[in-house]
Overview: The RNA shown here (small-subunit ribosomal RNA) has 1490 nucleotides and comes from an uncultured Spartobacteria bacterium. Rfam family: Bacterial small subunit ribosomal RNA. RNAcentral holds the sequence, with entries from ENA and SILVA.
RNA sequence: ACAAGGUAGAGUUUGAUCCUGGCUCAGAACGAACGCUGGCGGCGUGGAUAAGACAUGCAAGUCGAGCGGGAUUUCUUUUGGUAGCAAUACCGAAAGAAAUUCAGCGGCGAACGGGUGCGUAACACGUGGGCAAUCUGUCUUAAAGUGGGGGAUAGCUCGGCGAAAGUCGAAUUAAUACCGCAUGUGAUCAGGGAAGACAUCUUUCCGAAAUCAAAGGUGGCGCAAGCUACCGCUUUUUGAGGGGCCCGCGGCCUAUCAGCUUGUUGGUGAGGUAACGGCUCACCAAGGCGAUGACGGGUAGCUGGUCUGAGGGGACGACCAGUCACACUGGGACUGAGACACGGCCCAGACACCUACGGGUGGCAGCAGUCGAGAAUUUUUGACAAUGGGGGAAACCCUGAUCGAGCGACGCCGCGUGGAGGAUGAAGGUCUUCGGGUUGUAAACUCCUGUCAUUUGGGAACAAGGCGUAGGUAUUAACUGUGCCUACGUUGAUAGUACCAGAAGAGGAAGAGACGGCUAACUCUGUGCCAGCAGCCGCGGUAAUACAGAGGUCUCAAGCGUUGUUCGGAUUCAUUGGGCGUAAAGGGUGUGUAGGUGGCGCGCUAAGUCGGGUGUGAAAUUUCGGAGCUUAGCUCCGAAACUGCAUUCGAUACUGGCGUGCUUGAGGACUGGAGAGGAGACUGGAAUUUACGGUGUAGCAGUGAAAUGCGUAGAUAUCGUAAGGAAGACCAGUGGCGAAGGCGGGUCUCUGGACAGUUCCUGACACUGAGACACGAAGGCCAGGGGAGCAAACGGGAUUAGAUACCCCGGUAGUCCUGGCAGUAAACGGUGCACGUUUGGUGUGGGAGGAUUCGACCCCUUCUGCGCCGGAGCUAACGCGUUAAACGUGCCGCCUGGGGAGUACGGUCGCAAGAUUAAAACUCAAAGAAAUUGACGGGGGCCCGCACAAGCGGUGGAGUAUGUGGCUCAAUUCGAUGCAACGCGAAGAACCUUACCAGGCCUUGACAUGCAUCUCUUAACCGGUGAAAGCCGGCGAGUGUCGAAAGACACAAUUUGCACAGGUGCUGCAUGGCUGUCGUCAGCUCGUGUCGUGAGAUGUUGGGUUAAGUCCCGCAACGAGCGCAACCCCUGUGAACUGUUGCCACGGAACCGAGAGGUUCCAGCACUCUGUUCAGACUGCCUCGCUUAAACGAGGAGGAAGGUGGGGACGACGUCAAGUCAGUAUGGCCCUUACGGCCUGGGCUGCACACGUACUACAAUGCCCAGUACAGAACGAUCCGAGACCGCGAGGUGGAGGAAAUCUAUCAAAAACUGGGCCCAGUUCGGAUUGGAGGCUGCAAUUCGCCUCCAUGAAGCCGGAAUCGCUAGUAAUGGCGCAUCAGCUACGGCGCCGUGAAUACGUUCCCGGGCCUUGUACACACCGCCCGUCACAUCAUGAAAGCCGUUUGUACCCGAAGUCGCCCCUUAAAAGGCGCCGAAGGUAUGGAUG
Repeated sequence: ACAAGGUAGAGUUUGAUCCUGGCUCAGAACGAACGCUGGCGGCGUGGAUAAGACAUGCAAGUCGAGCGGGAUUUCUUUUGGUAGCAAUACCGAAAGAAAUUCAGCGGCGAACGGGUGCGUAACACGUGGGCAAUCUGUCUUAAAGUGGGGGAUAGCUCGGCGAAAGUCGAAUUAAUACCGCAUGUGAUCAGGGAAGACAUCUUUCCGAAAUCAAAGGUGGCGCAAGCUACCGCUUUUUGAGGGGCCCGCGGCCUAUCAGCUUGUUGGUGAGGUAACGGCUCACCAAGGCGAUGACGGGUAGCUGGUCUGAGGGGACGACCAGUCACACUGGGACUGAGACACGGCCCAGACACCUACGGGUGGCAGCAGUCGAGAAUUUUUGACAAUGGGGGAAACCCUGAUCGAGCGACGCCGCGUGGAGGAUGAAGGUCUUCGGGUUGUAAACUCCUGUCAUUUGGGAACAAGGCGUAGGUAUUAACUGUGCCUACGUUGAUAGUACCAGAAGAGGAAGAGACGGCUAACUCUGUGCCAGCAGCCGCGGUAAUACAGAGGUCUCAAGCGUUGUUCGGAUUCAUUGGGCGUAAAGGGUGUGUAGGUGGCGCGCUAAGUCGGGUGUGAAAUUUCGGAGCUUAGCUCCGAAACUGCAUUCGAUACUGGCGUGCUUGAGGACUGGAGAGGAGACUGGAAUUUACGGUGUAGCAGUGAAAUGCGUAGAUAUCGUAAGGAAGACCAGUGGCGAAGGCGGGUCUCUGGACAGUUCCUGACACUGAGACACGAAGGCCAGGGGAGCAAACGGGAUUAGAUACCCCGGUAGUCCUGGCAGUAAACGGUGCACGUUUGGUGUGGGAGGAUUCGACCCCUUCUGCGCCGGAGCUAACGCGUUAAACGUGCCGCCUGGGGAGUACGGUCGCAAGAUUAAAACUCAAAGAAAUUGACGGGGGCCCGCACAAGCGGUGGAGUAUGUGGCUCAAUUCGAUGCAACGCGAAGAACCUUACCAGGCCUUGACAUGCAUCUCUUAACCGGUGAAAGCCGGCGAGUGUCGAAAGACACAAUUUGCACAGGUGCUGCAUGGCUGUCGUCAGCUCGUGUCGUGAGAUGUUGGGUUAAGUCCCGCAACGAGCGCAACCCCUGUGAACUGUUGCCACGGAACCGAGAGGUUCCAGCACUCUGUUCAGACUGCCUCGCUUAAACGAGGAGGAAGGUGGGGACGACGUCAAGUCAGUAUGGCCCUUACGGCCUGGGCUGCACACGUACUACAAUGCCCAGUACAGAACGAUCCGAGACCGCGAGGUGGAGGAAAUCUAUCAAAAACUGGGCCCAGUUCGGAUUGGAGGCUGCAAUUCGCCUCCAUGAAGCCGGAAUCGCUAGUAAUGGCGCAUCAGCUACGGCGCCGUGAAUACGUUCCCGGGCCUUGUACACACCGCCCGUCACAUCAUGAAAGCCGUUUGUACCCGAAGUCGCCCCUUAAAAGGCGCCGAAGGUAUGGAUG
């Protein structure tokens, strides 16, 4: 150490939402590998694949105190020789001793330790038990003994064979080798007694007979005999540790493996084993196992534990530890306490090596190492110093166990690569809005520090024991010895390492990945659906935060990423903790077996359950508390835990078991009524068809319309008779019955179930139900009947592009009956069965009771069915809602993304068709449910619009004009392209314009600003050249200030240079602005509130009404905004004011005229008019209608005008990436002696053709000629231009008046009207085209202008399919004006006035639009989505004659080694022979699998 631990989500289906559901990501981990990078240290860890093959070295020896011998050295003794007098020296021999060493005999060990995970699904492992069914060397305890003999053999020597390995023979020798004999404490064993137990039995006592032992060695003492110590040996005993056997329980996948088994299951007897046992054998019996998964197949050593997880769990079993199995492959035994033996033996096989070819040898899954295969895994290292093991009395020897070092960032942990100060915020980089920002206190610079590395010096712990010497003590009679204690000496691979101290200098030490979202971190450049990225969603097609590079940033850091794998997230297999109406999912229905579950009491039991104790749950690991390495990792100590198993004691509520009761569940009995419930038999009518007969005549039938078909051989129609089959009108009903399928004329017979009432009986007899069995629509099949109608197939006719269809005419199976098979359906309430509980309303079928009545009905109560509506609750929503999809219980079935596929293979069933069971490869990131908003519909309802209809006039045909396409070209500049481009940009292309083309030229530029510079030469003028532009030359001026002047300065200009100008070059899909269109359609939204989980809804829907979301009423809405309308302008009526340039009624004057009258002036402002300001119209008034009303509608009055009076301007939210970079503006890109600028000429006008828009016509409602009347609105100074004159005319000359209510343009309007001509024709229509002659503008009229005159006189006689405009002062038609402009292509555009119609029944249809509703698989929204065949290529899978492997069975053949048995032989053993079994091999035939 006194509780501990503790659950996260995100992206992706949609236009959006909610749900279901899969895919993907963020985390942790690894014996990893790969890429880039790499300073140091510590601790760990490292052949996961080929149990593939292995060179070389080492990994198991030791004991001389068991034994004999050889060799070497030393010593001792004896002795010989030589020299010497001798001592002595030298050389030998023998014996003995000691030491070392060699092979052998002998003992112990080699069965441990070390490796690997092939096999094994098993008592192999784990856990807990049992052996009364067992063994055990060494060690330990106890007891007894260790006497006396014998024969061999290796070695050595000799001889033989062999290349070698080796082997044979002879002779000789020892032992703790081997063999008898003696002894028997004791052991084994028959029998008897007692006690105990668990069935065989166990313990103990008594006990005859039999069997069974031994070895010595080294010391000490002693003359010796002998004694003694230690180590041995033998017999027995005890224990410990270690094995062997048996049992309960536990732990993989597969049923597309359902049956397996003959030693198999049991018994008796025998053999065998240490021991039980079919372990083996003989005989007997016929058993044994299995859905609780046998047998078979696949995979795999098992465990403590490891990883992950909140946990329950899931995956795994490296290192460490326990255990099993294996040792080249297969088989076998021997020795031994222990093996069927990794570094032993025998045999067979494969492989490799040696060989003299005769024969031999070998086994790294021991430690290193090699090759191979592989993405991939280390040194042929040091030491026995420590720990441990073997041998030995010991010293000691051996030990690739082990301890260390080496290599690898393979992992974990620690440290460092510097710290502080430092802003001209340096340079450089990068971005930029050009101002600056950022990198960034970062650097430089200043001051410090000294870890690691480097270097110098010092320098460990792990060492205790043993041994030697000395001493003490115990043992012994004593010594030696042995045990214990003390002192000293001696022993370190790692290692001169860790560590410590000194020195020097910031000096040697940072990268990897990421930066669209998930997910922390953003810009530039390049690229341009390319190159590439990508875990999912997805990026890239010219402005890429997504590719590549760079700068910056973020994260981690000596590492960082990627890949692979596991768990998690995933409540996505759900015990904890899911579901099945529509998302995947209720079996088609019932009966019922096993199983699961089960009413109310009492008693017993104690199996489950609960509590206590005991044993066990190895250690390590994990957790907690401590301790040791400087810290951590790591290691050590302690505690807890190990959730388990066994056993024992207790509790008895619940469950179970046994027993005994009960009645409410269930069933029975009796009474009663309802019903298309089922089966069989009989029977009736209507209708269809056919046959026969009658009447009767030309059609019938059929369709959108037709045709095929039937009919003059008499149909259809009609009457009568007959035949035959099938089906059951009306009643008939969200009525009835049945388990479902299903059941409908009537009667009879047989029969099932439900319901109500009585409460009499039984006494839990119940619920569900895997397998099993039965039933099971239509269609189909087999056999036999039947066949009226209908009708697959088939034939014919139509329709159609085709029509193997829909429609029509025919028509066979079949439909019907009997018997059998099949076994499926949207077999649906898309809702399994049973029971209980939980507010209601209403209808209906069946029954009972009550009340009431004369009797009933209605009514009330109740039970049981079938429906509707709804509350709580549930549900993702839709919806369900006492007949639950609510709340609970029990049981069964089923689901786990979409496709592949309910398919393939296999099995079962079937006559077949087919049914049932039921995958995988591969592929996608979705597939799906419900609901929402839109859009759409050859869906519905309501409504509108010149949308149709009714009309009028056109276009399409001709000629011309004009625009476009196309073609052509040096260029025919560019843009606009359904409506919504095409008389459009262009309200004016001969040059210019002009953007295009050719040629000639310019380069700071035609134009702007700034800086620097040059100079009086530039402007102007003149000259030359030239098509011009341009180039060259000459002459040569300016402004301001100061100053008397000279002059100075400044400005302007010019030259030169630099910044820059310039671009109608690209992108309208980068943009602004403007515009078109839906559409002047009536819509589009918001705030608050409310409803909904939400997207959203409500409001805005509904009833009326309107041109209108206009208005009224109602309403969970109340209000508001942008739109509508109105306010604005023009016009229509009136009034007031104004009064010139307008007006002239009245009055006056003058002139003209016969007169009527006209002209002018004055006066005037009445009128017209100009202009300004007002008035007026609002459904205000009346009547009627609608729903009381209101809104509104219809009619009327009044009024100039009446229901927005007419017209204009005005265009909601938005759509079309609509149009415009060439009107201007503008981002980005591009060009810069040119894609800029100037000039001349050309082109935009080009012409086989096609289209659009117009004009003029084709004529008589016309054309021509003559006469004659009436406008409005605009314009005018480089302009309009009068009168007058000239010209046929266009026009010319001339210039009065006019910057305009004054003057002018014939202000003439034209059509109309009047009169005349033409007389239906290519014309007196029509005017193109062409020739000639002129005029005007302009520098210029050829390409390429307009106009006039004369002449010419084309097509065209009203226009195919189709198509356009218009609803009233409109269409149609007639003229007039203006802008642009020198002139003009204008017949175009914009305006003005004149004349002036027809028609609208109506909303069925075409087109467009609005509102509501409905369906939807659409949402770039029907120009949507989407299905199938075919063609080609690729991938995956099935089938396939045949072929090749692997594996496993069965039958037979052969049969090695070896155990066992028998025989022979022998003193004994061995050898030999025979037999059983038997590996490998062979033959034949099956299975499984590739």